RNA sequence: GCCCUCGUAGUUCAAUGGAUAGAACUGCGCACUCCUAACGCGCCGAUCGAGGUUCGAUUCCUCGCGGGGGCA
Repeated sequence: GCCCUCGUAGUUCAAUGGAUAGAACUGCGCACUCCUAACGCGCCGAUCGAGGUUCGAUUCCUCGCGGGGGCA
């Protein structure tokens, strides 16, 4: 330098054109308990950036940024 791949809550992962972006763990609150833990209920919290396509973009396209891999 070229090619491939990935980028979504604090973390690990879903969603591959159609909603209110979903779950687990963590955190916070409540309940339980003599107290704590566990278990139960609830709450908060996210699409890497900028353009484009589309009625509609997490999803498709382009450029950039970052991680990983391959070739030279």
Transfer RNA from a bacterium, 72 nucleotides, folded computationally. It was read from a public genome assembly.